[in-house]
RNA sequence: GGAGUCGGCCGGACAGUCGCUCCCGCGGCUUGGUCGCGGGGGAGGAAAGUCCGGGCUCCGCAGGGCAGGGUGCCAGGUAACGCCUGGGGGGCGCGAGCCCACGGAAAGUGCCACAGAAAACAGACCGCCUAAAUCCGCUUCCGGCGGGUCGGUAAGGGUGAAAUGGUGCGGUAAGAGCGCACCGCGCCGGUGGCAACAUCGGUGGCAGGGUAAACCCCACCCGGAGCAAGACCAAAUAGGGGAACAAGCGGACUGGAUCCGCGCCGUGCGGCCCGCACGGGUUCCCGGGUAGGUCGCUCGAGAUGCACGGCGACGUGCAUCCCAGAUGAAUGGCUGUCCACGACAGAACCCGGCUUACAGGCCGACUCCCACC
Numbered sequence: 001g002g003a004g005u006c007g008g009c010c011g012g013a014c015a016g017u018c019g020c021u022c023c024c025g026c027g028g029c030u031u032g033g034u035c036g037c038g039g040g041g042g043a044g045g046a047a048a049g050u051c052c053g054g055g056c057u058c059c060g061c062a063g064g065g066c067a068g069g070g071u072g073c074c075a076g077g078u079a080a081c082g083c084c085u086g087g088g089g090g091g092c093g094c095g096a097g098c099c100c101a102c103g104g105a106a107a108g109u110g111c112c113a114c115a116g117a118a119a120a121c122a123g124a125c126c127g128c129c130u131a132a133a134u135c136c137g138c139u140u141c142c143g144g145c146g147g148g149u150c151g152g153u154a155a156g157g158g159u160g161a162a163a164u165g166g167u168g169c170g171g172u173a174a175g176a177g178c179g180c181a182c183c184g185c186g187c188c189g190g191u192g193g194c195a196a197c198a199u200c201g202g203u204g205g206c207a208g209g210g211u212a213a214a215c216c217c218c219a220c221c222c223g224g225a226g227c228a229a230g231a232c233c234a235a236a237u238a239g240g241g242g243a244a245c246a247a248g249c250g251g252a253c254u255g256g257a258u259c260c261g262c263g264c265c266g267u268g269c270g271g272c273c274c275g276c277a278c279g280g281g282u283u284c285c286c287g288g289g290u291a292g293g294u295c296g297c298u299c300g301a302g303a304u305g306c307a308c309g310g311c312g313a314c315g316u317g318c319a320u321c322c323c324a325g326a327u328g329a330a331u332g333g334c335u336g337u338c339c340a341c342g343a344c345a346g347a348a349c350c351c352g353g354c355u356u357a358c359a360g361g362c363c364g365a366c367u368c369c370c371a372c373c
């Protein structure tokens, strides 16, 4: 100088001015209300997707099981997790480093396209072989040679993602774990490690294709719904219950309700009575719900700094700080100056994660290559 890996941080700045929302103080009025003045707080690293885990609230719940869902190497961290840290194993990269649902396929079931003879109680298409059995031909006999049948053979070719472990030597008619050595694999034991696992020794000729983000088996975890959760205050109107006053009675029907007749009360017609028409209650108390309002609501597994313990995730202690809380829902508009000219995007009960989006910039650690001293 070039190429790259990992981790952390920032996410336009400053000033003026006009607003919005919440809180505090003072003052006016009609005093938990409203107005004015002053002061203070006012989006993010992801506030997002709503994918996991918890707090909180209501409902359910003796305990256990079934069903259903999830997780899946080991140890630790945590309120908890599918998250994080450290470690083991496998894969990729020269390397820093990155990736992995990483339990079980000798419990059972299913599936395996195309190609291929055969895709599983494996399988003879080409090739190789003719020792054994048998047939034919040639040859002078013992016998030999050639060809065939029945067969043997998983070494070689060929198909495929995948064909009964790999390499070599021996062996054989040709072959084959058939035998042996090494590697791989299973089992047993020793050693190291909390463990996953590693390593060493012995032993078995080899268990018998793949697939479990296919059913399934094993181990562990999980009650449901969610702040429109939930709690409180509480109009008008119309229902519900009770008491008092008012006069009820009879009939139609089984009771209520309804209807009819008489009576009662009120209103109208009318000077009054009779009569006619219309209506059938009034007052008070109690209770539920609706509109509306209040709480839940933001002080919390909180933030920052320091010290200590731990490889680390993280934990403990001390000090300091208060950092949005709206409900048609605020966090904005304009002007000026400057720069590297500004991306993705905006709270709605809260918190821990994961994932996704993101203009540009800064810092630290490390790796490889080239050149020079």
Stems, first nucleotide, its partner, number of pairs: 001369010012338007020042010044344001048355002051353005056226004068222005073087005088102001089100004103217002108215002110211003125157002127153003133149007165183006184206001185204008230295004240286006248262005264280006302321008339342001
Predicted 3D model of a 373-nucleotide RNA (Bacterial RNase P class A) from an Olavius algarvensis Gamma 1 endosymbiont. NCBI's taxonomy places the organism under Bacteria, Pseudomonadati, Pseudomonadota, Gammaproteobacteria. It matches the Rfam family "Bacterial RNase P class A". The family's RNA type in Rfam is ribozyme. Its family is annotated with dimeric ribonuclease P complex, tRNA processing and ribonuclease P activity in the Gene Ontology. Model confidence (mean pLDDT): 76 of 100.